RNAcentral holds the sequence, with entries from MGnify. SAM riboswitch aptamer (S box leader) from uncultured Sporosarcina sp., 105 nucleotides, folded computationally.
[in-house]
RNA sequence: UCUUAUUUAGAGCGGCGGAGGGAAGUGCCCUGAGAAGCCCGGCAACCAGCACAGCAAUGUGAAAAGGUGCCAAAUCACGCAAAGUUAUUGCUUUGGAAGAUGAGA
Numbered sequence: 001u002c003u004u005a006u007u008u009a010g011a012g013c014g015g016c017g018g019a020g021g022g023a024a025g026u027g028c029c030c031u032g033a034g035a036a037g038c039c040c041g042g043c044a045a046c047c048a049g050c051a052c053a054g055c056a057a058u059g060u061g062a063a064a065a066g067g068u069g070c071c072a073a074a075u076c077a078c079g080c081a082a083a084g085u086u087a088u089u090g091c092u093u094u095g096g097a098a099g100a101u102g103a104g105a
Stems, first nucleotide, its partner, number of pairs: 001105007012040001014039003020030003025078003041071003046067002050061004075098001080095006
């Protein structure tokens, strides 16, 4: 970089640490009542493994010791397009873009 699946659930009144953080833009937020980061703890169940069904592709289920991931706010909201509504640069819905994570290339 490409393909594909998911993206409104869930997760700490802990220790160290000290000022930043929420991808980027615009907003809007979180933060010395302690940010990032590290450790511990936790959540989930994508991959692997396990059980059952199946010729197979695959499906279902349980578990959570393996590989990842995640633990403010819907992916915090919006941006682009269409439709609806007439509110008057709004609002609603759907789709897309971008991002994130897994798996494969």